[in-house]
RNA sequence: AAAUAUUCUCAGGGCGGGGUGAAAUUCCCCACCGGUGGUAGGUGUCUGGACUGGUAGUCCGCCAGGCAUAAGCCCACGAGCGCCUGCAGGUAGUUUUUGCAGGGACAGCAGAUCUGGUCAAACUCCAGAGCCGACGGUCAUAGUCCGGAUGAAAGAGGAUACAC
Numbered sequence: 001a002a003a004u005a006u007u008c009u010c011a012g013g014g015c016g017g018g019g020u021g022a023a024a025u026u027c028c029c030c031a032c033c034g035g036u037g038g039u040a041g042g043u044g045u046c047u048g049g050a051c052u053g054g055u056a057g058u059c060c061g062c063c064a065g066g067c068a069u070a071a072g073c074c075c076a077c078g079a080g081c082g083c084c085u086g087c088a089g090g091u092a093g094u095u096u097u098u099g100c101a102g103g104g105a106c107a108g109c110a111g112a113u114c115u116g117g118u119c120a121a122a123c124u125c126c127a128g129a130g131c132c133g134a135c136g137g138u139c140a141u142a143g144u145c146c147g148g149a150u151g152a153a154a155g156a157g158g159a160u161a162c163a164c
Stems, first nucleotide, its partner, number of pairs: 004161007016030004031144002033133002035077004042069008053060002072131002080109002082106001083103007113129005135147003
């Protein structure tokens, strides 16, 4: 240092303008937003190297390596709903229903990307055009408002212990 155990902290953004209407941050036009880990030809930085590449140059460029960072729609994961199991309530009774708890060898809702360019290679770079977004609520249909949520959680970081 790694691994293991315990523990602590942290862990989601966005409706601005106009139109219609009795009523819309919910519809229509324009706008705005993008959780976690991985991947990486971008970017930044450091180290080393070569040289009749450029230059006034200790600067730029080139080659190799390290580190950091980089995808909503490439691969996975998470929350929500549903589903399954259990318990409790309710009922004359129940396979229905309500509440609570648990479940991933349940992914069903459930998600969404193409075209052109460059290149040895692009799902990731550059350019353009598209597309997607739980559940419940609401004077009117919600990714952006309110609510469950001062919750949960993918995970991130720290501390301590053990041991080498």